Large-subunit ribosomal RNA, domain IV from a Thermoplasmatota archaeon, 317 nucleotides, folded computationally. The RNAcentral record of the full RNA draws on ENA. It matches the Rfam family "Archaeal large subunit ribosomal RNA". Its mean pLDDT, the model's own confidence on a scale to 100, is 86.
[in-house]
Context: one part of a larger RNA
RNA sequence: UCCAUCCGAGGGAAUUCGGCAAACUAGCCCCGUAACUUCGGGAGAAGGGGUGCCUGCUCCGCGAAAGAGCAGGUCGCAGUGACCAGAGGGCUCCGACUGUUUAAUAAAAACGUAGCCGGCAGCAACCCCGUAUGGGUGUUUUUGGCCGGUGAAACCCCCCCUGUGGGGUUAUCUGAACGCUGGGUACAACCGUAACACGCACCCGUACACGGCGGGGGUAACUCUGACCCUCUUAAGGUAGCGUAAUACCUUGUCGCUUAAUUGGCGACUUGCAUGAAUGGUCCAACGAGAGCCCUGCUGUCCCCGGAUGGAGCCCG
Repeated sequence: UCCAUCCGAGGGAAUUCGGCAAACUAGCCCCGUAACUUCGGGAGAAGGGGUGCCUGCUCCGCGAAAGAGCAGGUCGCAGUGACCAGAGGGCUCCGACUGUUUAAUAAAAACGUAGCCGGCAGCAACCCCGUAUGGGUGUUUUUGGCCGGUGAAACCCCCCCUGUGGGGUUAUCUGAACGCUGGGUACAACCGUAACACGCACCCGUACACGGCGGGGGUAACUCUGACCCUCUUAAGGUAGCGUAAUACCUUGUCGCUUAAUUGGCGACUUGCAUGAAUGGUCCAACGAGAGCCCUGCUGUCCCCGGAUGGAGCCCG
């Protein structure tokens, strides 16, 4: 010096990307317990008090057992005396929750989930495996099966069918080969005509199908703003919500709170470079080895290092 374990005056996160690591707390009994809430929870919330041993007694009980309790005494710094054994609280984001996952760098906000919605299919079905015989679903039968989207509950889910897709209809248009038929050829080849399937065109409908959801100018008796008006244009021009956001370039936006000081956090505003409604929107109790921030306690993380025990290294033998 390194490894493992432990102790530390005063300060107490000043360390650091970040309290990482360590420390604090801890069992049982009694008291007590907030916001919020889906009324179940939150909750062991938080915060307090007690705890050993000896003697005598009370209750309970079949009982000198176990259990509950009272009084007196007594020892220690300390009585869950060692071991064992929650630190706590507040705000926000995401995901409702328990669950699942990259065996060996990722456990998550990813996947799943109940719930909601759509599609296919009457079973010799739909879907899937296999070249096939065959097999699964399925000892199944629409309250069942398969496929897809969304993702508890609550409040909601606006407008657009022009394009693409899928569904339906069809007078008409287009329209292959064979076949029919006309020509042609000693036979053929070959050339043409009419009719005609699917499909496409046409038309209708469909967005919890793929998707999409504008621009310019003027206007109110300070100014500003623009309920209002004009115009171009689209299939329709983004509604309710939310909003500097896990989405905002400018941006460390502006204001407030928090700090001595804050590119942080939270709350507002919001003209949103480029939010937005099952590619779901908003909200949300409970839950989370999830992400960010703050407070109390606590500490060798630090100021600032020192010491102890064991081992390694190193030196001698």